[in-house]
RNA sequence: GGAUCCGUAAUUUAAUGGCUAAAAUACUGCUUUCACACAGCAGCAAUAUGAGUUCGAUUCUCGUCGGAUCCA
Repeated sequence: GGAUCCGUAAUUUAAUGGCUAAAAUACUGCUUUCACACAGCAGCAAUAUGAGUUCGAUUCUCGUCGGAUCCA
């Protein structure tokens, strides 16, 4: 330099055009306990970024950024 793939909560996965974006772990609070742990309930928290297509985009297209693999 070229090609392919990936980017969603702090972490791991869902949702493949119809959204108020779902869950588990983690964190915080409450219940429970003499106390801790376990357990139960609640809360917090995300679509890398900019444009386009569309009535509607996490999903489709293009650019940028970042990461992984392969070729040279």